[in-house]
RNA sequence: GCGCCAGUAGUUUAGUGGUCAGAAUUUUGCCUUGCCAAGGCAGAGACCCGAGUUCAAAUCUCGGCUGGCGCA
Numbered sequence: 001g002c003g004c005c006a007g008u009a010g011u012u013u014a015g016u017g018g019u020c021a022g023a024a025u026u027u028u029g030c031c032u033u034g035c036c037a038a039g040g041c042a043g044a045g046a047c048c049c050g051a052g053u054u055c056a057a058a059u060c061u062c063g064g065c066u067g068g069c070g071c072a
Stems, first nucleotide, its partner, number of pairs: 001071007010025004018055001026044006048064005
């Protein structure tokens, strides 16, 4: 330099065009207990950036950035 793949809560991830983006973990409060742990209830927290297509984009297209793999 070229090609392929990936990028979603702090972390791990689901989501093949339409419902409030779902879960685990984390964290905050409360309940439970003599205390801790475990458990229960409620809350907080995310679509890498820009443009395009579309009535509608995390999803499709193009460009960029970052990471991984391969070729030279």
This is a predicted structure of a 72-nucleotide RNA (transfer RNA) from a Candidatus Woesearchaeota archaeon. The RNAcentral record of the sequence draws on ENA. NCBI's taxonomy places the organism under Archaea, Nanobdellati, Candidatus Woesearchaeota. The prediction has a mean pLDDT of 81.